A computed fold for a 97-nucleotide RNA from Shinella fusca, annotated as TPP riboswitch aptamer (THI element).

RNA sequence: CUCCCCGGACAGGGGCGUCCGCCGUCAGGCGGGCUGAGAAGCACCCUUUGAACCUGAACCGGAUCAUGCCGGCGGAGGGAGUCGCAGGGUGCCGUUU
Numbered sequence: 001c002u003c004c005c006c007g008g009a010c011a012g013g014g015g016c017g018u019c020c021g022c023c024g025u026c027a028g029g030c031g032g033g034c035u036g037a038g039a040a041g042c043a044c045c046c047u048u049u050g051a052a053c054c055u056g057a058a059c060c061g062g063a064u065c066a067u068g069c070c071g072g073c074g075g076a077g078g079g080a081g082u083c084g085c086a087g088g089g090u091g092c093c094g095u096u097u
Base pairs, nucleotide, nucleotide: 001091003089004088006087007085008083009082010081011047012046013045014044016041017034018033019032020031021030022029023028053078054077055076059072060071061070062069
């Protein structure tokens, strides 16, 4: 000095549905059930090694009180990152002995 791994820093990306009850100034709020990492959280997930998430999609099949709830679509298309700061490892170069 290069590369790799682990860590770190800063930065960035993303989703938040459905059913029931109550209240309501009809904007919405509160409580509970379901799935989930997360259903507004000082949270959670993801950042190219990218199934986080979006599109197709008011899609298709199944289940459910209901719902992206499950499967298909589908490793289809799109999708957000830099630094090298500390430690460790591999290799190379130089200098000294």

It was read from a public genome assembly, where an Rfam model found it. Rfam family: TPP riboswitch aptamer (THI element). Rfam's curators write: Vitamin B(1) in its active form thiamin pyrophosphate (TPP) is an essential coenzyme that is synthesised by coupling of pyrimidine and thiazole moieties in bacteria.